A computed fold for a 115-nucleotide RNA from Candidatus Dichloromethanomonas elyunquensis, annotated as FMN riboswitch aptamer (RFN element). It matches the Rfam family "FMN riboswitch aptamer (RFN element)". Gene Ontology term of the family: FMN binding. The coordinates come from a structure-prediction model, not an experiment, and the mean pLDDT is 82. NCBI's taxonomy places the organism under Bacteria, Bacillota, Clostridia, Eubacteriales, Candidatus Dichloromethanomonas. Of the family's consensus pairs, 97% are formed in the model.
[in-house]
RNA sequence: UCUUUACUCUGGGAUUAGGUGAAAUUCCUUACCGGCGGUACAGCCCGCGAGCCUUUUGGCAGAUUCGUUGCAAUUACGAAGCCGACAGUUAAAGUCUGGAUGGUAAGAGUGUAUU
Numbered sequence: 001u002c003u004u005u006a007c008u009c010u011g012g013g014a015u016u017a018g019g020u021g022a023a024a025u026u027c028c029u030u031a032c033c034g035g036c037g038g039u040a041c042a043g044c045c046c047g048c049g050a051g052c053c054u055u056u057u058g059g060c061a062g063a064u065u066c067g068u069u070g071c072a073a074u075u076a077c078g079a080a081g082c083c084g085a086c087a088g089u090u091a092a093a094g095u096c097u098g099g100a101u102g103g104u105a106a107g108a109g110u111g112u113a114u115u
Base pairs, nucleotide, nucleotide: 003113005111006110007109008108009107010106017029018028019027032094033084034083035048036047037046038045043082044081051060052059053058064080065079066078067077068076086098087097088096
């Protein structure tokens, strides 16, 4: 240094301030948050994951435009937008509670063998 294999660890954030109401962190105004890999640095480009369905093969599952710089950016900068599983709840949830002291994409490390 190449490849193989075993193990260990890590591995999702966020309701501010008001209004209405018998009741809302769920509605309205405002505020806040953004997993992993790829690629010019990405919640909204391509793909993966959590969730649901299922014949366990597989299927379903959200959202962006304009301008600037540049060889190159739907990723940077400027501006204006948009999106968000399932179950629960005195009232509808991206943020509360729960499945979950769980699981996973993946990342890091240690050892083993091999080139």